[in-house]
RNAcentral holds the full RNA, with entries from ENA and SILVA. Predicted 3D model of a 476-nucleotide part of an RNA (small-subunit ribosomal RNA, 3' major domain) from uncultured Capnocytophaga sp. Its Rfam family is "Bacterial small subunit ribosomal RNA". Its family is annotated with structural constituent of ribosome and ribosome in the Gene Ontology.

Context: one part of a larger RNA
């Protein structure tokens, strides 16, 4: 100087407390461990691995396994050599890769030849093989915590200290006062984006107050630029004003005004560093290793196995509910090998036609809600697992191993032990919708979007984590 203490003081955080809803019990989905396997590819492992890399494993992907093959094989270039250009079609062998046969088939030039392209040969390859403890880059975490340092000066033999401490204050090393310190840098805050209010400008595909036309109904039409909205530029909030306390910074006020009040709400933004943290399988790269194989191609299988254990979720156990009928209201986004209105067919998944739309124009039923009816507490009109049958769609192909539909079947489950998680407001809870990936989809996942919309916080003794000061130490 640090680190540590079941030392002390001060302070903060959904850390506890006060509340609400879960997990742990059931069934299923998914990830992991273990076991099994020819292979179940690899990585991630307290917090900071386990719906994680993977924002799509039937083939492909794919890195794994079995079998069959290739040896200059991908890309690019140079040189040599061959050709019936490239290419298209058909046949034979084969699981296919591949091998092989036949047919059609270039341009310029009289020609020689040249050009394009392809095959062969030679040279430069290739490796998701090892090392993240050789590395770059990127990332997690402490932590959006308030800290981490430097120059000059001063103090100390020196390591180092001071500044950065003290008294206040703040979300903040934020600011004020004091001060052997005076200044400065990286962080904090602000500058950026979204949202909440208004003004100006603009007015189509959006809007419709007034004036007309018009309809079963309808901004449907003329028109309008008021309103809404859209999208650009500005304004607005600064403790600015008032009162109180205070030297000041600042704090307090069910104070004014204001759409908004004391950081208005949210996002992006992550200091010096810590964990030899993670990643050589995104990529790059040192070293090592393989080179008729640890490289490459193909078919099939595997990554989906299953006495079991754990994590994360979905659906439930019902009446604040289930079912049937009627009826209302979003926002973010997406759409051409696409979204598809509408019509017909089908119980349905869907099929056949097909208007419109590269879209403020066209397309996709929001659901919970509300209004009626029914069920009366039961393993039920709860719950939907599992299994049987019949189908639809995607795709060369749904056996291993897809999703969905219809008929039948109708398991466990009556609110869950010890323990444990999330959340302080448009939040929790609950309800549906969209998108990326994508032929299809194992999505109950992820990321967003809106609808409905709570309870509680006395307080800081205790648990956990963190910050500052101080003290002890045989620790570094």
């Nucleotide at each position: 100087u640090g680190a540590c203490g079941g030392g002390g003081g001060c302070c903060c955080g959904c850390a506890c407390a006060a509340g609400c809803g879960g997990u742990g019990g059931a069934g299923c989905a998914u990830g992991u461990g273990g076991u099994u396997u020819a292979a179940u590819u690899c990585g991630a492992u307290g917090a900071u691995a386990c719906g994680c890399g993977a924002g799509g494993a039937a083939c492909c992907u794919u890195a794994c396994c079995a079998a069959g093959g290739u040896u200059u094989a991908a890309a690019u270039g140079u040189a040599a050599u061959a050709g019936g250009a490239a290419u298209a079609g058909a046949g034979u062998a084969g699981a296919g890769a591949u091998a092989u046969u036949c047919u059609a088939g270039c341009c310029a030039g009289c020609a020689a030849u040249g050009g394009u392209c392809u095959g062969u040969u030679a040279c430069a390859a290739g490796g998701u093989g090892c090392u993240g403890c050789a590395u770059g880059g990127u990332u997690g975490u402490c932590g959006u915590c308030a800290g981490c340092u430097c120059g000059u000066g001063c103090c100390g033999u020196g390591a180092g200290g001071u500044g950065u401490c003290a008294g206040g204050u703040u979300a903040a090393g934020u600011c004020c006062u004091a001060u052997a310190a005076c200044g400065a840098g990286c962080g904090c805050a602000a500058c950026c984006c979204c949202u909440g209010u208004g003004a100006u400008u603009a007015u189509u595909u959006a809007c419709c107050a007034g004036c007309a036309c018009g309809u079963a109904g309808a901004g449907g039409u003329g028109g309008g630029g008021a309103c809404u909205a859209u999208a650009a530029u500005c304004a607005g909030a600064c403790u600015g004003c008032c009162g109180g306390u205070g030297c000041g910074a600042a704090c307090c006020g069910a104070g004014a005004g204001g759409a908004a009040g004391g950081c208005g709400g949210g996002g992006a933004u992550g200091a010096c560093g810590u964990c030899a943290a993670a990643u050589c399988a995104u990529c790059a790269c040192g070293g090592c290793c393989c080179u008729u194989a640890c490289a490459c191609c193909u078919u099939g299988g595997g990554c989906u196995a299953c006495a079991c254990a754990c994590g994360u979720g979905c659906u439930a156990c019902a009446a604040u509910g289930g079912c049937u009928g009627g009826u209302a209201c979003a926002g973010c986004g997406a759409g051409a090998g696409g979204c598809a209105a509408c019509u017909g067919c089908g119980u349905g998944a869907g099929c056949a036609g097909g208007a419109g739309c590269g879209g403020a124009u066209c397309u996709a039923u929001a659901a919970a809600g509300c209004c009626a009816g029914u069920c009366a507490c039961a393993g039920u009109u709860c719950g939907g697992a599992u299994c049987g049958g019949a189908g639809u769609c995607u795709g060369c192909a749904a056996c291993u191993c897809g999703a969905c539909u219809c008929c039948g079947u109708g398991a466990a489950g009556c609110u869950g032990g010890a323990a444990u998680c999330g959340c302080u407001a448009g939040u929790a809870a609950u309800c549906g919708g969209a998108u990326a990936u994508c032929a299809g989809c194992c999505a109950u996942g992820a990321u967003c979007c809106g609808g409905u919309g709570a309870a509680u916080a006395c307080g800081u003794u205790c648990c956990c984590g963190g910050g500052c000061c101080u003290u002890g130490u045989a620790c570094a």
Its mean pLDDT, the model's own confidence on a scale to 100, is 80. Taxonomically the source falls in Capnocytophaga (Bacteria, Flavobacteriia, Flavobacteriales, Flavobacteriaceae).